[in-house]
Context: one part of a larger RNA
């Protein structure tokens, strides 16, 4: 328990595509489902009001008249809004064209330093490690210098609150394929849109299955220290794993702890992309500066909002549409059931009891 909320108190699905549904731009015609007006019928009695009548009065009973009545059905009409339908439009949306930006993605090829190992020569006693040590390596020649080679992983500097992507995420170079966004043109379509219950797809790391690979790093494990102890922090080794291919899993502080779309409403200042204009170099460039417009990304702030911190044209302001979610703490994201999964487990998700 609502006329309430969801950045931080409980609460935005990890993200996206999209079915049903819900909501939907401008102009005109038709219709009249819906809506509104009038009217007819119905709307029991009791109850209620008024005036009479009857019990000695009253309460009560009774008669007539009046009133009430959510609505339902029939008829006539109105035409603004909603709906349906017909026609038209271009400001939304989409398509097309143009020159640019980008670590977006997939596949293939190539390169680079470092590391480890093998090898050649030199050299000859230590090396390594720490707060200090020890375990460890080393006379089967280590560490160190040097020649050649192999392997796997990674991509310094550039690197930037810089870029791209729906999110997860993406960073050496080249090529091919492929996707999206911004800007400019205003050529085309003509509302084709927004959101989105179910549903589909994608989804870090870890984990699982099969086959490869294995340099470095390194859960578990084993030693050495430290310590009262040390199942740790520090040191020496080191296996899964980390890498590739094909599948599965479907979760994260998957965070901006802020759902998506649209409109309105002060600015200042950085920066990225595109366009336009001017100026300056230069002697033609994919140059620089300034101003303006659009799109992105930061920061500071008026109004406003907010419990405050703060947010503030990238809103948490003012409004509209659609979806998801919340309702004291614990028990508990547990139990049971169901669906999915090879498993781990995931999704859905209580109650008793307690406070």
């Nucleotide at each position: 328990u609502u006329g309430g909320g969801c950045c931080u108190a409980a609460a935005g699905c990890g993200u996206u595509c999209g079915u049903a549904g819900c909501a939907g731009g401008u102009c005109g015609g038709a219709u009249a489902a819906a809506u509104c007006u009038c009217u007819u019928g119905u709307g029991a009695a009791a109850u209620c009001g008024u005036u009479g009548g009857g019990c000695u009065u009253a309460a009560c009973c009774u008669a007539a008249c009046g009133g009430c009545g959510g609505g339902c059905a029939g008829g006539a009409g109105a035409g603004a809004c909603u709906g349906u339908u017909c026609g038209a439009c271009u400001a939304g949306a989409g398509a097309c064209c143009g020159g640019g930006a980008g670590g977006a993605g997939u596949u293939g090829g190539g390169a680079g330093u470092a590391u480890u190992c093998c090898u050649u020569g030199g050299g000859g006693a230590g090396c390594g490690g720490u707060a200090a040590a020890a375990u460890g390596c080393u006379a089967u020649a280590a560490u160190c210098c040097u020649u050649g080679g192999a392997a796997g992983a990674c991509u310094a500097c550039c690197u930037g609150u810089g870029g791209c992507g729906a999110a997860g995420g993406c960073g050496c170079c080249c090529a091919a394929c492929c996707a999206g966004a911004a800007c400019g043109g205003g050529u085309c379509u003509g509302a084709c849109u927004g959101u989105g219950a179910g549903g589909g797809a994608c989804g870090a790391a870890a984990g699982c299955u099969a086959g490869g690979g294995g340099a470095g790093c390194a859960a578990u494990c084993c030693g050495g220290a430290u310590u009262a102890g040390a199942u740790a922090c520090c040191c020496g080794a080191g296996u899964a794993g980390u890498c590739c291919u094909a599948g599965c899993u479907g979760u994260a502080a998957a965070c901006g702890c802020u759902g998506c779309g649209a409109g309105c409403a002060a600015g200042g200042u950085g920066u990225u992309g595109c366009a336009u204009a001017u100026u300056c170099u230069a002697a033609u460039a994919u140059g620089a500066a300034u101003a303006u417009g659009c799109a992105g990304u930061g920061u500071c702030g008026a109004a406003g909002a907010g419990a405050a911190g703060u947010c503030g044209u990238u809103a948490a302001g003012c409004u509209c549409g659609c979806c998801g979610c919340c309702u004291g703490g614990g028990a508990a994201g547990u139990a049971c059931g169901g669906u999915c999964g090879c498993a781990a487990g995931a999704c859905u998700g209580a109650a008793a009891c307690u406070u």